c-di-GMP-I-GGC riboswitch aptamer from Thermincola ferriacetica, 91 nucleotides, folded computationally. It was read from a public genome assembly, where an Rfam model found it.
[in-house]
RNA sequence: AACCGACAAGGCAAACCCUUCGAAAGGCGGGGACGCAAAGCCACGGGUCCUAUAAAGGAAUGUUUGUUCAAGGACAGCCGGGUUACCGAAG
Numbered sequence: 001a002a003c004c005g006a007c008a009a010g011g012c013a014a015a016c017c018c019u020u021c022g023a024a025a026g027g028c029g030g031g032g033a034c035g036c037a038a039a040g041c042c043a044c045g046g047g048u049c050c051u052a053u054a055a056a057g058g059a060a061u062g063u064u065u066g067u068u069c070a071a072g073g074a075c076a077g078c079c080g081g082g083u084u085a086c087c088g089a090a091g
Base pairs, nucleotide, nucleotide: 003091004088005087011036012035016031017030018029020027021026034077040083041082042081044080045079046078047075048074049073050072051071058069059068060067061066
């Protein structure tokens, strides 16, 4: 130094509840802890979820209801990737 993960200190906070923003997925804040060694940050690849108005209204199927794709949005506590970082036992 890289991996790694004991002790100690400190950190984050799922479900759920309240509040608020949003059409929704979901987000902020408060409570609350299932868990987390990056559960810090970044939507880059895959994935999942949502899509009302406006804009766009494109493609396939279908026939005017819709479905899928595309497009837009959300999730970093789904998996990868990138990036930054506290402590220091054993190995």